About this RNA
The RNA shown here (c-di-GMP-I riboswitch aptamer) has 75 nucleotides and comes from an Acidimicrobiales bacterium.
RNA sequence: AGGAAAUCAAGGCAAACCCUCCGUGAGGAGGGGACGCAAAACCACGGGGCUCACUGAGUCAGCCGGGUUGCCAGG
Numbered sequence: 001a002g003g004a005a006a007u008c009a010a011g012g013c014a015a016a017c018c019c020u021c022c023g024u025g026a027g028g029a030g031g032g033g034a035c036g037c038a039a040a041a042c043c044a045c046g047g048g049g050c051u052c053a054c055u056g057a058g059u060c061a062g063c064c065g066g067g068u069u070g071c072c073a074g075g
Base pairs, nucleotide, nucleotide: 012037013036017032018031019030020029021028022027035062041068042067043066045065046064047063048060049059050058051057052056
């Protein structure tokens, strides 16, 4: 100089399920609750799943890809 790469600390988010509300529905919001997550923050651009009042519209970012942004500590 290059490469590989555990792990500690402080924290963060919150699946299923339950309650209330919204929605035709998929699903969403709030509260409880933790299966997990090092971007499980945001974006519906591409693929895909799901829904419907099905020439179309919607929904899922914790399905995959992509884009943007952000925080802390040690060996």

Notes:
Model confidence (mean pLDDT): 81 of 100. Its Rfam family is "c-di-GMP-I riboswitch aptamer". Gene Ontology term of the family: cyclic-di-GMP binding. A reference for the family is Weinberg et al. (2007), "Identification of 22 candidate structured RNAs in bacteria using the CMfinder comparative genomics pipeline", Nucleic Acids Res. Of the family's consensus pairs, 94% are formed in the model. It was read from a public genome assembly, where an Rfam model found it.